The prediction has a mean pLDDT of 81. Predicted 3D model of a 73-nucleotide RNA (transfer RNA) from a Patescibacteria group bacterium. The source organism's lineage runs through Bacteria and Bacteria candidate phyla.
RNA sequence: GGGCCCGUAGCUCAUCUGGUAGAGCACAUCAUUUGCAAUGAUGGGGUGGCAGGUUCGAGUCCUGUCGGGUCCA
Numbered sequence: 001g002g003g004c005c006c007g008u009a010g011c012u013c014a015u016c017u018g019g020u021a022g023a024g025c026a027c028a029u030c031a032u033u034u035g036c037a038a039u040g041a042u043g044g045g046g047u048g049g050c051a052g053g054u055u056c057g058a059g060u061c062c063u064g065u066c067g068g069g070u071c072c073a
Base pairs, nucleotide, nucleotide: 001072002071003070004069005068006067007066010025011024012023013022019056027043028042029041030040031039049065050064051063052062053061
C1' cells in the first nucleotide's frame, strides 16, 4: 500500500427481505432479611464510530473517513 470482517446501552451480543431499537448481565428503587446474598417487582440508560448521499422512511443500501482484527505484498 491492497483485499476481507467488525464497530448498536456500562459489558457481551441480537435486530436476515429498509418501516416506532431489543435481550442477558450490570445499575437504581421497592418487597423479602436483624443485615448481606439470593429471589421477585418496577424503572433509568442509545446522535447505532464519524460525515455525507439515496429514499416518504436508513442500524440495515451507496460513498468517504476513523478505530480494531485478519490475510497478501
Rfam family: tRNA. RNAcentral holds the sequence, with entries from ENA.